Predicted 3D model of a 100-nucleotide RNA (THF (Tetrahydrofolate) riboswitch aptamer).
RNA sequence: UACAGAGUAAACAUACGUGCGUCAAGUGUUUUUGGGACGGGGAGUUGCCCAAGAAACGAAAACCGUUUUGGUUGCGGUGCGUGUGUUGCAUCCCGCUGGA
Numbered sequence: 001u002a003c004a005g006a007g008u009a010a011a012c013a014u015a016c017g018u019g020c021g022u023c024a025a026g027u028g029u030u031u032u033u034g035g036g037a038c039g040g041g042g043a044g045u046u047g048c049c050c051a052a053g054a055a056a057c058g059a060a061a062a063c064c065g066u067u068u069u070g071g072u073u074g075c076g077g078u079g080c081g082u083g084u085g086u087u088g089c090a091u092c093c094c095g096c097u098g099g100a
Stems, first nucleotide, its partner, number of pairs: 001100001003098003010087010020076003029055008040094004061073004
């Protein structure tokens, strides 16, 4: 000097556990505002995540017991935690490892 490579946060899927809703919250869609994270260091988006506001859409209950408090089985593109798997620095510069 050129080449090759490693590593994160996180996202998603799934299993288990534990909740919530089933009197419809949540999830998902659009939009506004604010904030946050993004390999070891620096910068950092039109991408990602979170919170709040607005809009449209929208659902699966059944049984047992009781006599109004509950239980069981389901259901919900349901919350959280743990395990496993997959993907994974948007991008730029430097650094690290390898042999040349």